[in-house]
Context: one part of a larger RNA
Molecule: large-subunit ribosomal RNA, domain I
Organism: Archangiaceae bacterium
RNA sequence: AGCGUGUGGUGGAUGCCUAGGUGCUAAGAGGCGAUGAAGGACGUGGGUGGCUGCGAAAUGCUCCGGUGAGAUGCCAACCGAUCGUUGACCCGGAGAUGUCCGAAUGGGGAAACCCACCGUGCUUAACGGCGCGGUAUGCCGGCCUGAAUACAUAGGGUCGUGCAAGCAAACCAGGGGAAGUGAAACAUCUCAGUACCCUGAGGAAAAGAAAACAAUGAGUGAUUCCCGUAGUAGUGGCGAGCGAACCGGGAUUGAAAGCCUAAACCAGUGUCUCGCAAGAGACAUUGGGGUUGUGGGGCCACGGUAGGACCAGCGAAACUAACAGAAGCGCCUGGAAAGGCGCGCCAUAGAGCGUGAUAGCCGCGUACGUGAAAGUGGAGCUGGCCGAGUGGGUUCCCCAAGUAGGACGGGACACGUGCAAGCCUGUCUGAAUCUGCCAGGACCAUCUGGUAAGGCUAAAUACUACUUAGCGACCGAUAGUGGACAAGUACCGCGAGGGAAAGGUGAAAAGAACCCCUGUGAGGGGAAUUAAAAGAACCUGAAACCACAUGUCU
Numbered sequence: 001a002g003c004g005u006g007u008g009g010u011g012g013a014u015g016c017c018u019a020g021g022u023g024c025u026a027a028g029a030g031g032c033g034a035u036g037a038a039g040g041a042c043g044u045g046g047g048u049g050g051c052u053g054c055g056a057a058a059u060g061c062u063c064c065g066g067u068g069a070g071a072u073g074c075c076a077a078c079c080g081a082u083c084g085u086u087g088a089c090c091c092g093g094a095g096a097u098g099u100c101c102g103a104a105u106g107g108g109g110a111a112a113c114c115c116a117c118c119g120u121g122c123u124u125a126a127c128g129g130c131g132c133g134g135u136a137u138g139c140c141g142g143c144c145u146g147a148a149u150a151c152a153u154a155g156g157g158u159c160g161u162g163c164a165a166g167c168a169a170a171c172c173a174g175g176g177g178a179a180g181u182g183a184a185a186c187a188u189c190u191c192a193g194u195a196c197c198c199u200g201a202g203g204a205a206a207a208g209a210a211a212a213c214a215a216u217g218a219g220u221g222a223u224u225c226c227c228g229u230a231g232u233a234g235u236g237g238c239g240a241g242c243g244a245a246c247c248g249g250g251a252u253u254g255a256a257a258g259c260c261u262a263a264a265c266c267a268g269u270g271u272c273u274c275g276c277a278a279g280a281g282a283c284a285u286u287g288g289g290g291u292u293g294u295g296g297g298g299c300c301a302c303g304g305u306a307g308g309a310c311c312a313g314c315g316a317a318a319c320u321a322a323c324a325g326a327a328g329c330g331c332c333u334g335g336a337a338a339g340g341c342g343c344g345c346c347a348u349a350g351a352g353c354g355u356g357a358u359a360g361c362c363g364c365g366u367a368c369g370u371g372a373a374a375g376u377g378g379a380g381c382u383g384g385c386c387g388a389g390u391g392g393g394u395u396c397c398c399c400a401a402g403u404a405g406g407a408c409g410g411g412a413c414a415c416g417u418g419c420a421a422g423c424c425u426g427u428c429u430g431a432a433u434c435u436g437c438c439a440g441g442a443c444c445a446u447c448u449g450g451u452a453a454g455g456c457u458a459a460a461u462a463c464u465a466c467u468u469a470g471c472g473a474c475c476g477a478u479a480g481u482g483g484a485c486a487a488g489u490a491c492c493g494c495g496a497g498g499g500a501a502a503g504g505u506g507a508a509a510a511g512a513a514c515c516c517c518u519g520u521g522a523g524g525g526g527a528a529u530u531a532a533a534a535g536a537a538c539c540u541g542a543a544a545c546c547a548c549a550u551g552u553c554u
Stems, first nucleotide, its partner, number of pairs: 002552008015539001016504002020475002022472007029464002031167002039101003042055003046079002049075003061095006070083003106115003116135008137164003140160006171202001172200005182189001186237001212220002224251005234242002258456003261400001265288010293434001295399004299392004307386002310384005318376003322370002328343005344361002346350001352364003405429007415441001436451005491498002511538001514526004
């Protein structure tokens, strides 16, 4: 030296803990904004750096309601000065104020700054200064004015708390639309109509009342969503892969979700044509009428009820503070009782949390109940408005046109041109009106179903930035959010952007008076506190690593 043993240091693992996360369930809400949002800058306190709150009325003002003894927010103590039973602080409702920036809107601008004009008030001898209000754009509506050009129109001006704008997590619809990847390469194909971008909207959106399915004996009956059908039928360099529908069962609607237009026809108004006129016709427009597949309507006769998703008024539950709320004592151990022992009690309450260790009966609560001036809310009621229906007959008229359909080129349908229907349409074309027309997966015939070329429509469905309540074989400080903590902070970067670490004394600060060493330090030794130094570098305190002592061996 090494090894063993022991004692320390260092370090901050481990265990225990939880203030914070995370996921789900139910209900609510689903918006805010020119009456200036979201988000900020700068201010605001007696002393004030950060956070929170607020806005020159600034940690707050007024009113209403609750509450009932304290209060002057937090880190974070203190000083100082105050307020409060004439009801403070605090909680809830409604208001007031609300600098500057920001859609930002008087103009400009390098956001939080600069400079105006008009009206008006104050001030100055005056210039000037200060305050208050107004002044963006587009669209819509009204009024005034008004060219080329006669009327008219364009344009110009002006009035209007009329509308728009901008923000916001996901969900929704539409317009655009990849690539890595897979195909063991790769081009068709796939990934995928995904990501992403744009536009638009709502609390949901979209879809939606059959030119639908189905099936040849018979039926279903708007849409959406769920479970099957089915990884089936198909599709496919028939590769990789992609991938239905019919039909059946449910959710919703259900004394019931279905409706409104266009057209024929009638009437009115305006303009034009014909005509002496009456009148007729054309075009435009308003009202009535009418809305369908057992075809319906137009024409004629009878008839105001069922009901309604529309409008207005009144207005319940519920929500936004709160209140009340049962039942235990003793001994023992202990620093401390909620523990043990003993004897009790409550329970529509033995959910949970806290209290010096483990509490139904100590505190907060919990069950059951009670409660609102004001605001939100909107069941229901009332009134208005709209309003089905039945019968008969029919020569005739109407039943959505640059549409259906076709050709070329594409797209979307599970379907890649395929036997390719049906759907959409860039180009070019182009019918019929019920003896009509379309479909039933090429096409034809027969049968069956339906009625396109206008529009609206609740619920079942999707989502969660946000609020409340609750829950978890979720995490427990290298985990869980990046963030349990003065975190999107410190710090890095010109910038876009990147982005930490960091929790735990104790039941209670009782946070170590005083003495000694020392340099009036740090630190140490006493003393004191405490159950214990757990002593603030503070629970526990592993390992690496570093020391010291000692045993052994050489």